[in-house]
RNA sequence: CGGUAUGCUUAACACAUGCAAGUUGAACGAAUUUAACUUUUUUUCGAAAAAGAAAAAUUAGUAGCGAACGGGUGAGUAACGCGUAAGAAUCUACAUUUAGGUAAGGAAUAACAAUUGGAAACGAUUGCUAAUACUUUAUAAGCUGAGAAGUGAAAGGUUUAUCCGCCUGAAAAUGAGCUUGCGUCUGAUUAGCUAGUUGGUGAGGUAAUGGCUUACCAAGGCCUCGAUCAGUAGUUGGUCUGAGAGGAUGAUCAACCACACUGGGACUGAGAUACGGCCCAGACCUCUACGGAGGGCAGCAGUGAGGAAUUUUCCGCAAUGGGCGAAAGCCUGACGGAGCAAUACCGCGUGAAGGAUGACGGCCUGUGGGUUGUAGACUUCUUUUCUUGAGGAAGAAUUUUGACGGUACUUAAGGAAUAAGCAUCGGCUAACUCCGUGCCAGCAGCCGCGGUAAUACGGAGGAUGCAAGCGUUAUCCGAAAUUAUUGGGCGUAAAGCGUUUGUAGGUGGCUUUUUAAGUCUACUGUUAAAUAUCAGAGCUUAACUUUGAGCAAGCAGUAUGAAACUAAGAAGCUUGAGUUUGGUAGAGGCAGAGGGAACUCCCGGUGUAGUGGUGAAAUGCGUAGAGAUCGGGAAGAACACCAGUGGCGAAAGCGCUCUGCUGGGCCAAUACUGACACUGAGAAACGAAAGCUAAGGGAGCAAAUAGGAUUAGAUACCCUAGUAGUCCUAGCUGUAAACGAUGGAUACUAAGUGUUGGGCUUUUAAAGUUCAGUGCUGUAGCUAACGCGUUAAGUAUCCCGCCUGGGGAGUAUGCUCGCAAGAGUGAAACUCAAAGGAAUUGACGGGGGCCCGCACAAGCGGUGGAGCAUGUGGUUUAAUUCGAUGCAACGCGAAGAACCUUACCAGGAAUUGACAUACCCGUUGACUUUUUAGAAAUAAAAAGUUGUAAAGGGAUACAGGUGGUGCAUGGCUGUCGUCAGCUCGUGUCGUGAGAUGUUGGGUUAAGUCCCGCAACGAGCGCAACCCUUGUCUUUAGUUACUUUUCUAGAGAAACUGCCGGUGAUAAACCGGAGGAAGGUGAGGAUGACGUCAAGUCAGCAUGCCCCUUAAGUCCUGGGCGACACACGUGCUACAAUGGUGUAGACAAAGAGAUGCGAUCCUGCGAAGGUCAGCCAACCUCAAAAACUACAUCUAAGUUCGGAUUGUAGGCUGCAACUCGCCUACAUGAAGUCGGAAUCGCUAGUAAUCGCAGGUCAGCCAUACUGCGGUGAAUACGUUCUCGGGCCUUGUACACACCGCCCAUCACGCUCGAGAAGUUGGAAAUGCCCGAAGUCACGCCUCUAACCUUAGGGAGGAGAGUGCCGAAGGCAGAGCUAGUAACUCAAGUGAAGUCGUAACAAGGUA
Repeated sequence: CGGUAUGCUUAACACAUGCAAGUUGAACGAAUUUAACUUUUUUUCGAAAAAGAAAAAUUAGUAGCGAACGGGUGAGUAACGCGUAAGAAUCUACAUUUAGGUAAGGAAUAACAAUUGGAAACGAUUGCUAAUACUUUAUAAGCUGAGAAGUGAAAGGUUUAUCCGCCUGAAAAUGAGCUUGCGUCUGAUUAGCUAGUUGGUGAGGUAAUGGCUUACCAAGGCCUCGAUCAGUAGUUGGUCUGAGAGGAUGAUCAACCACACUGGGACUGAGAUACGGCCCAGACCUCUACGGAGGGCAGCAGUGAGGAAUUUUCCGCAAUGGGCGAAAGCCUGACGGAGCAAUACCGCGUGAAGGAUGACGGCCUGUGGGUUGUAGACUUCUUUUCUUGAGGAAGAAUUUUGACGGUACUUAAGGAAUAAGCAUCGGCUAACUCCGUGCCAGCAGCCGCGGUAAUACGGAGGAUGCAAGCGUUAUCCGAAAUUAUUGGGCGUAAAGCGUUUGUAGGUGGCUUUUUAAGUCUACUGUUAAAUAUCAGAGCUUAACUUUGAGCAAGCAGUAUGAAACUAAGAAGCUUGAGUUUGGUAGAGGCAGAGGGAACUCCCGGUGUAGUGGUGAAAUGCGUAGAGAUCGGGAAGAACACCAGUGGCGAAAGCGCUCUGCUGGGCCAAUACUGACACUGAGAAACGAAAGCUAAGGGAGCAAAUAGGAUUAGAUACCCUAGUAGUCCUAGCUGUAAACGAUGGAUACUAAGUGUUGGGCUUUUAAAGUUCAGUGCUGUAGCUAACGCGUUAAGUAUCCCGCCUGGGGAGUAUGCUCGCAAGAGUGAAACUCAAAGGAAUUGACGGGGGCCCGCACAAGCGGUGGAGCAUGUGGUUUAAUUCGAUGCAACGCGAAGAACCUUACCAGGAAUUGACAUACCCGUUGACUUUUUAGAAAUAAAAAGUUGUAAAGGGAUACAGGUGGUGCAUGGCUGUCGUCAGCUCGUGUCGUGAGAUGUUGGGUUAAGUCCCGCAACGAGCGCAACCCUUGUCUUUAGUUACUUUUCUAGAGAAACUGCCGGUGAUAAACCGGAGGAAGGUGAGGAUGACGUCAAGUCAGCAUGCCCCUUAAGUCCUGGGCGACACACGUGCUACAAUGGUGUAGACAAAGAGAUGCGAUCCUGCGAAGGUCAGCCAACCUCAAAAACUACAUCUAAGUUCGGAUUGUAGGCUGCAACUCGCCUACAUGAAGUCGGAAUCGCUAGUAAUCGCAGGUCAGCCAUACUGCGGUGAAUACGUUCUCGGGCCUUGUACACACCGCCCAUCACGCUCGAGAAGUUGGAAAUGCCCGAAGUCACGCCUCUAACCUUAGGGAGGAGAGUGCCGAAGGCAGAGCUAGUAACUCAAGUGAAGUCGUAACAAGGUA
């Protein structure tokens, strides 16, 4: 762009305007118009007027036919309404076929005229007239009737024809009415309904049957196979979907029905109870002169309203069809067409070929490039479509007649020209990146996404899908075996009634025979057409239209068809079932009688201070004599042992003994009945405990209650008391985890092993066998798994009950039952995406078992108290930089803050920068020293050395950041833990997650080793290999030493190797020998898979974000050193195992050139001066100290302790004020061994003593890392504390117990229920009123046809009366809807309150 279809799903809401049903003059009278003709009159000779008889045209009225079709809508209707298949008691205009007829009369009336009422609509009176209008008679067929007999029709017209009509029969057709079988939605929280109701007789009525109507008679009729009532709904062919069975639906087209503003009613007619007719009532609207009158779009257009939403007030009767007419023709919003709408389906196009330096631009980028992309540009070509011009249909038949339409189509010219969007891109689901945002904004069908690197939000680029469409929304079917007939389930997931008896119903053993209802077969009829299927045909194709063919299935009928199965009838059978006889076991039931033990109470005796109770206590009892003990008595309840997955019973349940009554089972054997059976909706009976009513009883126990404890609380757990109740009798209730969480019956399907009751067999026994129970293990099979498994949850059949996500909820409401408590039946709104089962792996447990560790215990020494040092918190401050925070932060980063460090603060400065690279300019500078200004940075000046080649300046890229994020990261580290674990391959087991191995018996420091085992092997860990040390041998070595030793290498040695014992003869353990060393000789390094979003962006590296005259850089000063306080880690002490003084002895390991520094001199001393040696087994630091000997101190705040403070010095260093160390003299705090609590250590260890080093100018080092000296005590053991390993168990945990989770209260929101009431709706019933109208009556009034004896009669019309009767009114049960103060429960809502009920033995299972 074209073709073909479709187009108010809502308000059956209201409608302006126009049109949608007329036609016939060949039925009729009349009127009007027209021109011509004839005659007459007048004449201006053009013509005019009048009359006549014909002609043509028109039509208001009478009359005929049509208007009951066509067109619309789906309100009502759950019905013979519809569908299907039959039927008998009917009518049928026009049209068809056929038979016959069409004779003789009569009286009116509209139109019209006059008069008149009314605004109008519309009339009234008088007079005239026609017919195919009306009517009488005759006759015929026909009809009625037993018959007699009765009844009983017609119409003509004109253009004169083989014309059109009219009347009466018959037939058939068409159409319509009626009856019946079957089918046709939901609700039982609707179970009983019905008086014309069901039937009969008579009468009436109808076209016709019939309670259709009426009188009388009878009492029937319908219903659990669902009546009645309520809700919803037009039905069907079909349509959509589905493999089908089904499910949903009923637009267009077609068939039927119903309706026409709402309700009622008839008239006319062949046909109506009539969409564009009438009457009445009601609501609404319109006109009005207020008296009245008119109207009905659910016809076509169109308007308003409603709504998410549905078109033009178009053209034409050319075609098809319809009405009328003889016909021409007229009418036709039926119909044919056009218009509007991407509403649907179908077709076509928006160009084709070539075209790489893969252009520009965009986006991305690892900066190389990639992608958009041959896409574009550009070149060549084509013209479907488009524009313009020319020609131009078929559809038409039968002369005429084409709305569509100058349309389709054909042809010529022009020019790539006129023509691409929408959605999506996390998975489902095809398609990915960047930027922005930062749990915000937003997305979302489900899961879910978003909290600074979002493929999920928004934008962009790209991609994917579909395409003149695309996406969303709504609805239906499918997927959904998720209502399961096909085709599901019920032990634990939802689901077996608590149990039994039994009605209806369903199902039912063997044999023979009959029938033929079911069943099967054959044929016939029907199931409209359209649709659908198949094969063709026509539009260029397709959609679309059309021709032909045909299946399945349903219903009905026919058949001397079949007879297996079911059914029905008949006759039998015994195996199912039952009866009989004889045995037998039993806590089966009901009633009566009896018994002993124990508890409690009462009485009496003995006797004295306690008793009782608990984790521990207390309340309680007791000197008024308890408890204890002995004797006597009373009362009530329950019946030890036997006693047993033993017995009995339908289940609930039943237990001392004896007696009576009574039910059932089992076994054995004979006989009998002859399917009598199974199940079982409703129904009935029984039915633990608690509870209720009435009357008793009451010992013990014991809800409630009281007191004592416990506790934060304790309305609990524990204790002391204690009432209902528990017991009995008579009733009620009717429920339980009433459980085997497993309905009943029957049959079949491996075994083994217990036990109860019978029988058989056997020599009593034992064993065997059989029936009926009751348990366990287990095969096949089943099961999601667990498990079940002849006692099925297996394989099958029959019957019943029940289930369909969680919560709301077994709640609300209604009904039934109950004295009540309550029971039975039993929803919805709303809300969630789960709830649940079984099993697995972990984790956890105030679960269990085994084992280990300086874990406890046994010891030694400390910390916590004091003073000081140091770190942290807190506080303070301009700043007190930052990080580390349970163990696993706190003498930690920091192996050393006066400046620097330094990151902090104040102030002062510069801006390509203190530092790197690139470009340009550039020629003198760089370096050293001095001076000036300044706090310095910095600026200026002077001098010198040197010749190295760079300095300096400029612009832009950039530098720089101890700024953020350790929850973006790398790397490194800590911790569990040097704990013994963590895994894999193959195999096997399991549907699977997973398991096994790795568990078990031993053993070890060890998953170390041995044995066993559906496992066999292997890896990372353990051990060993490495370093140091301990013994020996050997080699070499100077500065050490010259025997030893020392340093550096090489080697030997130790392996449970040997012996004995234990053990499984194993692994291993115990003891011993030898040996320097003995069971890992000692110490170190070495840290599995992993956990803690552990620590670190401030060591380093690094993504992203942020700053860029500043959050970067330089400088001076300050701060990191503050100080009420709290904590950690240490040092020194509190003294006599000591202090002080004098003298004397013995190490190891280290360090040293900007260094260690001897000797000598000075100084009390720190130190200074002087220089020797040493680049180190050579020289130096360097004195080791505890220790030993002697002396002194004598228990004290001291000759302990040394803080604090004063003075004077020394050293380092630009510089010791904030803020260094050391020395001398003086000063001489606290402290007399440390509360609760807590730490380290098992041997060369603890304890104690000193020495060295790193960092470093110096040092706040009492720290840290090393070195050696002296050198103990204790370990019975694993109950407990902490941590860990293995196995097992429970789990509602899996972020894994720091878990999960419950209930009240408070607050917000939502839905619901109740509710004094109140407002409606539909509608049954009773009564009142009673329109129109049919019917009946009709004594009154009027009256043309016919009759008449002329008076009247027949007939008709009307008034009036009666029955029925719509709307309306009154009363009012039940049903249903809305609303309501207030009340209640429920649900839900990131961080509210109170507790901790459940999950582990959940801390009281």
Predicted 3D model of a 1405-nucleotide RNA (small-subunit ribosomal RNA) from Bryopsis hypnoides. The organism belongs to Bryopsis, within Eukaryota. The sequence is in RNAcentral, with records from ENA, Greengenes and SILVA. Its mean pLDDT, the model's own confidence on a scale to 100, is 83.